[in-house]
RNA sequence: GCUGUUAUAGCACAGUUGGUAGUGCGCUACAUUGGUAAUGUAGAGGUCUCCAGUUCGAUUCUGGAUAACAGCA
Numbered sequence: 001g002c003u004g005u006u007a008u009a010g011c012a013c014a015g016u017u018g019g020u021a022g023u024g025c026g027c028u029a030c031a032u033u034g035g036u037a038a039u040g041u042a043g044a045g046g047u048c049u050c051c052a053g054u055u056c057g058a059u060u061c062u063g064g065a066u067a068a069c070a071g072c073a
Base pairs, nucleotide, nucleotide: 001072002071003070004069005068006067007066010025011024012023013022019056027043028042029041030040031039049065050064051063052062053061
């Protein structure tokens, strides 16, 4: 330099052939216990990397940028 993959909650990841985004762990409160842990119930937490385009509507499609990883030279 060229090509490909990935970017979603604090962490690890799903997701939708375009229609208000979820799981596990973690966190908070409550219940349970003599007390912790475990367990149960409830809750908080997200401009879905950024900028444009298409569309009534974009996390999803298109173009570009940035970052990480991999391959080739």